[in-house]
Context: one part of a larger RNA
Molecule: small-subunit ribosomal RNA, 5' domain
Organism: Pseudomonadota bacterium
RNA sequence: GGACGAACGCUGGCGGCGCGCCUAACACAUGCAAGUCGAACGCGAACGGGGAGGCAACUCCUCUAGUAGCGUGGCGAACGGGUGAGUAACACGUGGGUAACCUACCUCCGGGUGGGGAAUAACCCCGGGAAACUGGGGCUAAUACCGCAUAACGUUGCCCUGACGCAUGUCGGGGCAACUAAAGCGGGGGACCGAAAGGCCUCGCGCCUGGAGAGGGGCCCGCGGCCGAUUAGCUCGUUGGUGGGGUAAUGGCCUACCAAGGCGAUGAUCGGUAGCCGGUCUGAGAGGACGAUCGGCCACACUGGGACUGAGACACGGCCCAGACUCCUACGGGAGGCAGCAGUGGGGAAUCUUGGGCAAUGGGCGAAAGCCUGACCCAGCGACGCCGCGUGAGGGAGGAAGUCCUUCGGGACGUAAACCUCACAAGUAGGGGACGAAUAAGGGUGACCGAAUACGUCAUCCGAUGACGGUACCCUACGUAAGGGACGGCUAACUACGUGCCAGCAGCCGCGGUAAUACGUAGGUCCCGAGCGUUGUCC
Numbered sequence: 001g002g003a004c005g006a007a008c009g010c011u012g013g014c015g016g017c018g019c020g021c022c023u024a025a026c027a028c029a030u031g032c033a034a035g036u037c038g039a040a041c042g043c044g045a046a047c048g049g050g051g052a053g054g055c056a057a058c059u060c061c062u063c064u065a066g067u068a069g070c071g072u073g074g075c076g077a078a079c080g081g082g083u084g085a086g087u088a089a090c091a092c093g094u095g096g097g098u099a100a101c102c103u104a105c106c107u108c109c110g111g112g113u114g115g116g117g118a119a120u121a122a123c124c125c126c127g128g129g130a131a132a133c134u135g136g137g138g139c140u141a142a143u144a145c146c147g148c149a150u151a152a153c154g155u156u157g158c159c160c161u162g163a164c165g166c167a168u169g170u171c172g173g174g175g176c177a178a179c180u181a182a183a184g185c186g187g188g189g190g191a192c193c194g195a196a197a198g199g200c201c202u203c204g205c206g207c208c209u210g211g212a213g214a215g216g217g218g219c220c221c222g223c224g225g226c227c228g229a230u231u232a233g234c235u236c237g238u239u240g241g242u243g244g245g246g247u248a249a250u251g252g253c254c255u256a257c258c259a260a261g262g263c264g265a266u267g268a269u270c271g272g273u274a275g276c277c278g279g280u281c282u283g284a285g286a287g288g289a290c291g292a293u294c295g296g297c298c299a300c301a302c303u304g305g306g307a308c309u310g311a312g313a314c315a316c317g318g319c320c321c322a323g324a325c326u327c328c329u330a331c332g333g334g335a336g337g338c339a340g341c342a343g344u345g346g347g348g349a350a351u352c353u354u355g356g357g358c359a360a361u362g363g364g365c366g367a368a369a370g371c372c373u374g375a376c377c378c379a380g381c382g383a384c385g386c387c388g389c390g391u392g393a394g395g396g397a398g399g400a401a402g403u404c405c406u407u408c409g410g411g412a413c414g415u416a417a418a419c420c421u422c423a424c425a426a427g428u429a430g431g432g433g434a435c436g437a438a439u440a441a442g443g444g445u446g447a448c449c450g451a452a453u454a455c456g457u458c459a460u461c462c463g464a465u466g467a468c469g470g471u472a473c474c475c476u477a478c479g480u481a482a483g484g485g486a487c488g489g490c491u492a493a494c495u496a497c498g499u500g501c502c503a504g505c506a507g508c509c510g511c512g513g514u515a516a517u518a519c520g521u522a523g524g525u526c527c528c529g530a531g532c533g534u535u536g537u538c539c
Stems, first nucleotide, its partner, number of pairs: 001539004006535005013389006019382002021347001026345003030342003035075003040072004048063006082300003092224007101217003106213008114148001116146002123138006154179011184205006192199002226272003233263003238260008275297004279290004302323005325336004353379001355378003361375001362373004392422004402413004427478006436468001442462007483528005488509003494523005504511002
């Protein structure tokens, strides 16, 4: 000198864009943060309104409504969001390998979707429990569940064969055998069949099976990046082999047996510290330091352990066990996990609103309308940072008053002020007023599909929707805003008074003991300016 997720002191006008618990991975009240689908399926209200019967109580019908709601089933919940505790490791970065692998949804290509069965929740009935919840009986549906059929370009085994590879083998052709599947729902409709429902035709969405792709992931390897030798030896599933198990898959991953290996001064082991990277800061560079925000990867989700479901988890807002802690309890037993968004206590030098909206972008579900979304988009608070703007401009000497200095003549503050003319961020009032919105439902036209002027698909044209917000911006009127530090040398800026080694200053050198440019105050000056200084840290 530069930098900062800063803090502290004094001061503080506006805007834009960013950033905002670095400490206790301390504990958490409250609300919200993951649902959705009726075009998979069963059931299904009430309040209220109307009507009928009836003296009324009441009963029935109907609208509400196949709605609210309950449950089965499907997809999602493994994403998105948070944190950095652990980890010195194939965790990360980079480059390879997989002849050792997986992949729901999506795209393309091929084939199929036949015929049956048995249950169960919701619901009804009975019961246990304070509750959380739970037992028994009865009924019922499905794209839920289970047999059967069909079966290859699939899987497994065997046989023949070609090519390739260092190799366990890989790729390909042929043959035989065995095994393995499915589910429906919705829209529309001429002829034909049918009493009707429907069959049937057609379109769309699905379902099963196979191949390929895209994107995603698992595993393996080379190389690379901290400190300590006042840590020198470490290791028994340890190192290798064989058989077996396990996995999507290789492997001592696991297991039995066999061998006795494996690592280490090129630093093993142990200890300390630490998430890694793209990058950030600094520096001429080499390098050094760091790893907030944004992006990629990893790890974690009260602590420890475990598996279940699933294409995917050993799963933050799932389950089980143990532990600590908190809460409820009828003492028998239960409930909970903010390192999601806000917010509270605590710790700390220190870090925000219990805000608005799904309008946009993105995500989940859905055919769609749409629903959900503290992701996100906005607003709020904070000079925390960067950037921009303003606090006026021009004129104005008898150099006013005042203050300070003085050699008492005067000098300085100083065109500074007053005064005149002209303007003006913010704000207030009045008026106008956005971009961000692309399209959707629905409709028109054309093409395609089709028996069809139907349904549907595609293209195109029209056609709702804005949290921010009456904000930005424009016009009119009124109209407002400067401080902080320094002045002995380094270092830019000097006098007076007070004090008298006192009180004090100080980054270093050093100032102060009676004329102190170094302490305190004043005037003046210098530097920067909505900031200026101080402290801390890095280069």